Background:
The RNA shown here (TPP riboswitch aptamer (THI element)) has 106 nucleotides and comes from Chitinophaga skermanii. It matches the Rfam family "TPP riboswitch aptamer (THI element)". Rfam links the family to the GO term thiamine pyrophosphate binding. The prediction has a mean pLDDT of 77.

RNA sequence: CAGUCACUUUAGGGGUGUUCCUUAGCCGAAGGCUCUGGAACUGAGAUGAUACCCUCAGUCACCUGAUGCAGCUCAUACUGUCGUAGGGAAAAGUAACUGAACUCUC
Numbered sequence: 001c002a003g004u005c006a007c008u009u010u011a012g013g014g015g016u017g018u019u020c021c022u023u024a025g026c027c028g029a030a031g032g033c034u035c036u037g038g039a040a041c042u043g044a045g046a047u048g049a050u051a052c053c054c055u056c057a058g059u060c061a062c063c064u065g066a067u068g069c070a071g072c073u074c075a076u077a078c079u080g081u082c083g084u085a086g087g088g089a090a091a092a093g094u095a096a097c098u099g100a101a102c103u104c105u106c
Stems, first nucleotide, its partner, number of pairs: 001099004006094005011055004017041005024034004062087003068081004
């Protein structure tokens, strides 16, 4: 000096769902919608935040198409597809390892 990986700081980006019970209200034929509180599920994270995840790169932050399509599930979730799709937020510093060059000593 270059590379890899990890971490830190600052700055920035992002999601917050499904089911059941319950409180109050609205419409009402059935039933539906909103609100309060609780339980369960998945997940890093489920309205919480001084948290969690992600940030130059892109088939795991996340969003759009999308109330998409197929399987599965009470539903979300999960699997596949869509998808080589279209978008999507960065700088500085530290340590370790690897490589290269140079200098000194034997």